[in-house]
RNA sequence: CUUAUCAAGAGCGGCGGAGGUACUGGACCUGUGAAGCCCGGCAACCUGAUUGCACAUUUGCGGUAAUGUGCGGAAAAGGUGCCAAUUCCUGCGGAUUUAUCCGGAAGAUGAG
Numbered sequence: 001c002u003u004a005u006c007a008a009g010a011g012c013g014g015c016g017g018a019g020g021u022a023c024u025g026g027a028c029c030u031g032u033g034a035a036g037c038c039c040g041g042c043a044a045c046c047u048g049a050u051u052g053c054a055c056a057u058u059u060g061c062g063g064u065a066a067u068g069u070g071c072g073g074a075a076a077a078g079g080u081g082c083c084a085a086u087u088c089c090u091g092c093g094g095a096u097u098u099a100u101c102c103g104g105a106a107g108a109u110g111a112g
Stems, first nucleotide, its partner, number of pairs: 001112006011039001013038003019029003023091001025089002040083003045079002047075001050073009087106001092103004
């Protein structure tokens, strides 16, 4: 830089000690213990043991086997990620029943 996703999900554990929710402005969380580390968990982006169906090729005297491709199921292992609040809301624009909705920006994560 490109692209996909961002309304679901996840501990009343151990160490640790004051901060944290990217940034702005809010609103919040936090000694009934923050960040961080470990364990645990969630999820399924990459990936996948295993597995169903279809098709193709090869073998062939049998309706089977092997390989490949496609579609689907499957989370055991591996690479990340994540585990308060919609990405907590908001910052720009539009609609408008003036309280909401839609889009965008920014950000996060994966893959390239």

The RNA shown here (SAM riboswitch aptamer (S box leader)) has 112 nucleotides and comes from a pig gut metagenome. The prediction has a mean pLDDT of 80. Rfam family: SAM riboswitch aptamer (S box leader). About the family: The SAM riboswitch is found upstream of a number of genes which code for proteins involved in methionine or cysteine biosynthesis in Gram-positive bacteria.